[in-house]
RNA sequence: UCCCACUAAGCGGGGAGUUAGCGGUUCCCUGUACCCGAAAACCGCUACAUGCGGGGCUGAAUUCCCACCCGAGGCUUUUCACAACGGAUGCGGUCCUCGAAUGAGCGGUGUUGAUGAUUGGGUCCCACGCAUCGAGAACCCGUGAACCUGGUCAGGCCCGGGAGGGAGCAGCCAUAAGCGGGUCAUCUCGGGUGACGUGGGGUAGCCCAGUCGGAGCUGGCUGUUCGAGGACGGUCCGGGGUGAAAAGUCGAAGGUGGGUGUGGGA
Numbered sequence: 001u002c003c004c005a006c007u008a009a010g011c012g013g014g015g016a017g018u019u020a021g022c023g024g025u026u027c028c029c030u031g032u033a034c035c036c037g038a039a040a041a042c043c044g045c046u047a048c049a050u051g052c053g054g055g056g057c058u059g060a061a062u063u064c065c066c067a068c069c070c071g072a073g074g075c076u077u078u079u080c081a082c083a084a085c086g087g088a089u090g091c092g093g094u095c096c097u098c099g100a101a102u103g104a105g106c107g108g109u110g111u112u113g114a115u116g117a118u119u120g121g122g123u124c125c126c127a128c129g130c131a132u133c134g135a136g137a138a139c140c141c142g143u144g145a146a147c148c149u150g151g152u153c154a155g156g157c158c159c160g161g162g163a164g165g166g167a168g169c170a171g172c173c174a175u176a177a178g179c180g181g182g183u184c185a186u187c188u189c190g191g192g193u194g195a196c197g198u199g200g201g202g203u204a205g206c207c208c209a210g211u212c213g214g215a216g217c218u219g220g221c222u223g224u225u226c227g228a229g230g231a232c233g234g235u236c237c238g239g240g241g242u243g244a245a246a247a248g249u250c251g252a253a254g255g256u257g258g259g260u261g262u263g264g265g266a
Stems, first nucleotide, its partner, number of pairs: 001266006009058003012030005020046005034055004064259006073250010085238005091233001093232010104222003107218003116212008124201006130194002132191006139182005149174004157166003
């Protein structure tokens, strides 16, 4: 140096999450990397922690181990920006609504007399009257009784020797209670009644009329001021989201360099 057999080792790694911590199951990145079984209030462990149980393959190097470079991707912090969300605040910036004031402009009204003052009346209340409406009574009309209402009572019945007498059903007529209708006039009661009358009371306001007096009154629109509120906007606070930048940290794949056996034979 070559060949054979074997051994250590390898047959994926990393970030997040979880955990006292480590590994696995979970999610993500890398990219191809043996099979089977269980694993989230879980499984196996304890800093020599980088899985557990069973089986298989490769095997000392392209494959194992170490260092460095590069670096997908993840995580943390800080700053900035953006668009929303939630809470607080009238903040007096825009618009709108409502109320009050003012009376500047327009309007309305006023010398055919405003505001105001005063007198009378009305509106208001009570009583009575009248009217009206309603109810009832009364009155009028109609209807209205198998018998227990009246009159007349056919037939029939009873009494009588007879003359005659008696009770009386149906029918007809009338009527009682009741029922229905009407009502100008009558009576009683009542009223969510009244362009009514009389008397009394009251009169803040309003209306009408008279008198005094002599110039304003009103507030419909605009304006101004104040107050209350709404929409938008503003300010402050909060926790998240997205994006960018910086710093830190972990770091797959890839690259470079180095390192690592045992036995037998030639």
Record summary: Bacterial large signal recognition particle RNA from a Thermotogales bacterium, 266 nucleotides, folded computationally. It is recorded under the gene name ffs. Rfam family: Bacterial large signal recognition particle RNA. The family's RNA type in Rfam is non-coding RNA gene. Of the family's consensus pairs, 92% are formed in the model. The organism belongs to Thermotogales, within Bacteria.